[in-house]
Molecule: transfer RNA
Organism: bacterium
RNA sequence: GGGAACAUAACUCAAAGGUAGAGUGUAUGUUUUGCAAACAUAAGGUUAUCGGUUCAAAUCCGAUUGUUUCCA
Repeated sequence: GGGAACAUAACUCAAAGGUAGAGUGUAUGUUUUGCAAACAUAAGGUUAUCGGUUCAAAUCCGAUUGUUUCCA
């Protein structure tokens, strides 16, 4: 210098155009002499940024930024 992939909750990941979810973690409660475990409930998201397509975009298209990777 050229090509490719990825970016979603604190972490690891789903959601293949129509209500953004799960596991772990966190908080509260029940249970226990106490802790752990178990159970119930809750909080936590501008879906990297900007623009476009669409009645409707995490999803499709373009650009930008960052990370990883291949070739030279």